Predicted 3D model of a 76-nucleotide RNA (transfer RNA) from a Rhodocyclaceae bacterium. It was read from a public genome assembly. The source organism's lineage runs through Bacteria, Pseudomonadati, Pseudomonadota, Rhodocyclales and Rhodocyclaceae. Its Rfam family is "tRNA". It is annotated as a transfer RNA. The coordinates come from a structure-prediction model, not an experiment, and the mean pLDDT is 81.

């Protein structure tokens, strides 16, 4: 360069067209506990990489770009 795959809460990740996008863990607070951990309530935390585009409606489909992982090319 080329094809593939992947980018979603801090981290791991699930949502593969239908309304206010969810979970573990880890954060905060509360309850237990002598004190802690285990537990048990609750509670914060997302521009769904970036721009467009399709659609009555996109995390989802399709364009490009951008990060990154393979794998292949190529290096006179």
């Nucleotide at each position: 360069c080329u094809u593939c795959g992947a980018g979603u809460a801090g981290c791991u990740c699930a949502g593969u067209g239908g309304a206010u996008a969810g979970a573990g863990c880890a954060c905060c607070g509360g309850g237990u506990u002598g004190c802690g951990a285990a537990c048990c309530c609750g509670g914060a935390g997302a521009u769904c990489g970036c721009u467009g585009g399709u659609u009555c409606g996109a995390g989802u489909c399709c364009a490009g770009c951008c990060u990154u992982g393979a794998a292949g090319a190529c290096c006179a």